Annotation:
This is a predicted structure of an 85-nucleotide RNA (c-di-GMP-I riboswitch aptamer) from Symbiobacterium sp. It was read from a public genome assembly, where an Rfam model found it. It matches the Rfam family "c-di-GMP-I riboswitch aptamer". Its family is annotated with cyclic-di-GMP binding in the Gene Ontology. Rfam describes the family as follows. GEMM was predicted in a large-scale screen for bacterial structured RNA regulatory elements.
RNA sequence: CGGCGAUAAGGGCAAACCCGUCGAAAGACGGGGACGCAAAGCCUCGGGUCUAAGGCCGAAGGGCUAUGACGGCCGGGCUGCCGAA
Numbered sequence: 001c002g003g004c005g006a007u008a009a010g011g012g013c014a015a016a017c018c019c020g021u022c023g024a025a026a027g028a029c030g031g032g033g034a035c036g037c038a039a040a041g042c043c044u045c046g047g048g049u050c051u052a053a054g055g056c057c058g059a060a061g062g063g064c065u066a067u068g069a070c071g072g073c074c075g076g077g078c079u080g081c082c083g084a085a
Base pairs, nucleotide, nucleotide: 004083005082012037013036017032018031019030020029021028022027035072041078042077043076045075046074047073048070049069050068054065055064056063057062
């Protein structure tokens, strides 16, 4: 340095849920709170999933659709703490 990931050490993040704000929604942000995570740090490049304001179709119920969202869905890229076997 690389691989790897311990009943190691110092720590880190923060699910569900609740409150508030933004948003059409999915969801995001802030506070509380911990289910978990060795990258649960960052990035939509590929796949997948969610939503459907707007648009299209329909007599209607409704259906289709991403330019929206999910990095804690998977793969990929970049970066990082420690150091047993």

The model forms 95% of the base pairs in the Rfam consensus.